[in-house]
RNA sequence: CACCACUUGUCGGGGUGCCACAUAUAAAAUGUGGCUGAGAUCAUACCCGUUGUACCUGAUACGGUUCGUACCGUCGUAGGAAACAAGGUUGGUGAAAUA
Numbered sequence: 001c002a003c004c005a006c007u008u009g010u011c012g013g014g015g016u017g018c019c020a021c022a023u024a025u026a027a028a029a030u031g032u033g034g035c036u037g038a039g040a041u042c043a044u045a046c047c048c049g050u051u052g053u054a055c056c057u058g059a060u061a062c063g064g065u066u067c068g069u070a071c072c073g074u075c076g077u078a079g080g081a082a083a084c085a086a087g088g089u090u091g092g093u094g095a096a097a098u099a
Stems, first nucleotide, its partner, number of pairs: 001094005006087005011049004016043001017035007055080003061074004
């Protein structure tokens, strides 16, 4: 000196399923409870913003598990996907100079 992490400001992107029981002729809807998770349309919360597994497509995919199209893994160095500025030198990396 540069980059990353960090902080602040403003802005933007995204998901919100599955199961059981009850009401109900069935379905849908509503309510209660449970499962996983940061978050399951309580939030104005959670996560993510290009050094991008936040999220979408593939996909009612494939293998496993389970009450369960949920969950775990593969797919996946896949194809898409939303940002700028300032601070500071606290942390990391790299380069240059000096000793």
The prediction has a mean pLDDT of 77. This is a predicted structure of a 99-nucleotide RNA (TPP riboswitch aptamer (THI element)) from Leucothrix arctica. Its Rfam family is "TPP riboswitch aptamer (THI element)". Gene Ontology term of the family: thiamine pyrophosphate binding. Rfam describes the family as follows. Vitamin B(1) in its active form thiamin pyrophosphate (TPP) is an essential coenzyme that is synthesised by coupling of pyrimidine and thiazole moieties in bacteria. It was read from a public genome assembly, where an Rfam model found it. The organism belongs to Leucothrix, within Bacteria.